The part of an RNA shown here (large-subunit ribosomal RNA, domain IV) has 333 nucleotides and comes from an Isosphaeraceae bacterium. The source organism's lineage runs through Bacteria, Planctomycetota, Planctomycetia, Isosphaerales and Isosphaeraceae. Rfam family: Bacterial large subunit ribosomal RNA. The family is grouped with related families in Rfam's "LSU clan". The full RNA is in RNAcentral, with records from ENA. Its mean pLDDT, the model's own confidence on a scale to 100, is 88.
Context: one part of a larger RNA
RNA sequence: CCCUCGCUAAGGAACUCGGCAAAUCGAGCCCGUAACCUCGGGAGAAGGGCUGCCCCGGCUGCGAUGGCCGGGGCCGCAGAGAAGAGGCCCGGGCGGCUGUUUCCUAAAAACACCGGCCCCUGCAGAAGGCGCAAGCCGACGUAUAGGGACCGAGGCCUGCCCAGCGCCGGGACCUAAGGGGAGACGUGCGGGCCCUGUCCGGCGCCGAACCGAACCCCCGGUUAGCGGCGGCCGUAAUGGUGACGGCCAGAAUGUAGCGAAACUCCUUGGCGGCUAAAUACCGCCGUGCUCGAAUGGCGUGACGACCCGGGCACUGUCUCGGCGAGGGACCCG
Numbered sequence: 001c002c003c004u005c006g007c008u009a010a011g012g013a014a015c016u017c018g019g020c021a022a023a024u025c026g027a028g029c030c031c032g033u034a035a036c037c038u039c040g041g042g043a044g045a046a047g048g049g050c051u052g053c054c055c056c057g058g059c060u061g062c063g064a065u066g067g068c069c070g071g072g073g074c075c076g077c078a079g080a081g082a083a084g085a086g087g088c089c090c091g092g093g094c095g096g097c098u099g100u101u102u103c104c105u106a107a108a109a110a111c112a113c114c115g116g117c118c119c120c121u122g123c124a125g126a127a128g129g130c131g132c133a134a135g136c137c138g139a140c141g142u143a144u145a146g147g148g149a150c151c152g153a154g155g156c157c158u159g160c161c162c163a164g165c166g167c168c169g170g171g172a173c174c175u176a177a178g179g180g181g182a183g184a185c186g187u188g189c190g191g192g193c194c195c196u197g198u199c200c201g202g203c204g205c206c207g208a209a210c211c212g213a214a215c216c217c218c219c220g221g222u223u224a225g226c227g228g229c230g231g232c233c234g235u236a237a238u239g240g241u242g243a244c245g246g247c248c249a250g251a252a253u254g255u256a257g258c259g260a261a262a263c264u265c266c267u268u269g270g271c272g273g274c275u276a277a278a279u280a281c282c283g284c285c286g287u288g289c290u291c292g293a294a295u296g297g298c299g300u301g302a303c304g305a306c307c308c309g310g311g312c313a314c315u316g317u318c319u320c321g322g323c324g325a326g327g328g329a330c331c332c333g
Stems, first nucleotide, its partner, number of pairs: 001328008010319002014317001019314001027051005036041001038153001052074009075079001087312007094304002099111002115151002118148004128137003155298003159229003164226002166222006178211002183206001185204003189201005230248005257291001258288001269285005
């Protein structure tokens, strides 16, 4: 000097990104417990008191070396006498919660979750999935079932736009393969005739009209489908603001609620609170560079080894060090 541990005057977070680490708290019984709340909770809230041993009495009880209550006494610095055994409170963010996860740097506000909503599926062989197939799963199930997508308890809610893209329904048109055969052609085959030729038949080949899907197109629907949700100018006795008006563009021009926010660039925004002092934190404001309603919006009790801020207690984190123990380091072997 390193590791692990014990103690430390006075102060008590001044340390530090941050109380990280350490310390405090800790058992049983009794008293007593706030806001808030989904009435379950919050709660072991918080905050207090008591605790050994000996003797006597009472109650419970069949009884006890069991439990409870009362009185008297004894000892120590200390009676949950050693070990083991919640520190607590307040405000805010996110996520409802218990759970799950990056085997070896991330446990989280990520995933999942109850619940909401949408789409598909009517089964002789569902839809969907695996497989070249046979076959199997779905399911020995049958729409209160099964598959898929998104959101994510519960509370209050979830606005406007179907122009584009997607999907669904409908419609007419043009056609494809195919059907259809008017008609045309070939012929060495059969037959008729006045056998040059022509007609009928057979065979072969070409082939018009017409009939014939889906897509595209057209019409309509659909946003808890993908998505989108304006600009300029003017205007009220003085200033400011602009309920109001005009023009342009558009499918519609962002409702409620929230808002410098896990979102705010300017920004340490402005005001207030907390502090001696605060780019932090909390409340408010609203000029939202670039919130906004199931890629959900806003609140919310409980919960969290989550994240941010404050306080009490307590401490070697620190002022600022010191002492001690064991194990290393070092020397001998």